């Protein structure tokens, strides 16, 4: 100095809720708030989920369908703080 690992120690992020706003929704931002997080930092590249404006079928109910979304679903990828066993 790295890699696995997380006792300790400095911080650090924010779940539900609210309230403003965007947005068709799913969900996003912003404040306040703190379930919980050793990557609960990023990145939609692979899987799952979640939404259906738009197109599609149907007489009709309704159905399929991302190009939207979720990294705090899971994997990968990349970046990092501290250092006991």
């Nucleotide at each position: 100095a790295u890699a696995c690992c997380g006792a300790a120690a400095u911080g650090g992020c924010a779940a539900a809720c609210u309230u403003a706003u965007c947005g068709a929704a799913a969900g996003g931002u912003a404040a306040g708030g703190a379930c919980g997080c050793a990557a609960a930092g990023c990145u939609a590249c692979g899987g799952g989920c979640c939404u259906u404006a738009g197109g599609c079928a149907a007489a009709g109910a309704u159905g399929c369908u991302a190009u939207g979304g979720u990294c705090g679903c899971c994997g990968a990828g990349u970046u990092a703080c501290c250092g006991a066993a």

Predicted 3D model of an 85-nucleotide RNA (c-di-GMP-I riboswitch aptamer) from Aquibacillus sediminis. The sequence was found by an Rfam model in a public genome assembly. The model forms 95% of the base pairs in the Rfam consensus. Rfam family: c-di-GMP-I riboswitch aptamer. Rfam links the family to the GO term cyclic-di-GMP binding.